[in-house]
RNA sequence: GGACGCUUAGCUCAGCGGUAGAGCACUCCCUUUACACGGGAGGGGUCACAGGUUCGAACCCUGUAGCGUCCA
Numbered sequence: 001g002g003a004c005g006c007u008u009a010g011c012u013c014a015g016c017g018g019u020a021g022a023g024c025a026c027u028c029c030c031u032u033u034a035c036a037c038g039g040g041a042g043g044g045g046u047c048a049c050a051g052g053u054u055c056g057a058a059c060c061c062u063g064u065a066g067c068g069u070c071c072a
C1' cells in the first nucleotide's frame, strides 16, 4: 500500500428500514446477626465521525478515523 471484517450502555454482545435492548457491572429496597446468594425497582446511549438516499436510518450508499485478520 491492497482485500476482508469489526466499531451499539462501564464490560461482553444482540438488534440489519418504523419507540435502542440483553447479560454482567452500578444505585436503592426486601431477605441475612453480617456478607454472599436470591427477589424487586431504578439510573446510565452523539448506535465511531461526517455527508448522502428515504416520509422515516443503529440498519442502505459514500468518505474519514480506529481496531483485527490476510496478501504484498
Base pairs, nucleotide, nucleotide: 001071002070003069004068005067006066007065010024011023012022013021018055026042027041028040029039030038048064049063050062051061052060
Predicted 3D model of a 72-nucleotide RNA (transfer RNA) from Fimbriiglobus sp. The prediction has a mean pLDDT of 82. Rfam family: tRNA. It is annotated as a transfer RNA. NCBI's taxonomy places the organism under Bacteria, Planctomycetota, Planctomycetia, Gemmataceae, Fimbriiglobus. The sequence was found in a public genome assembly.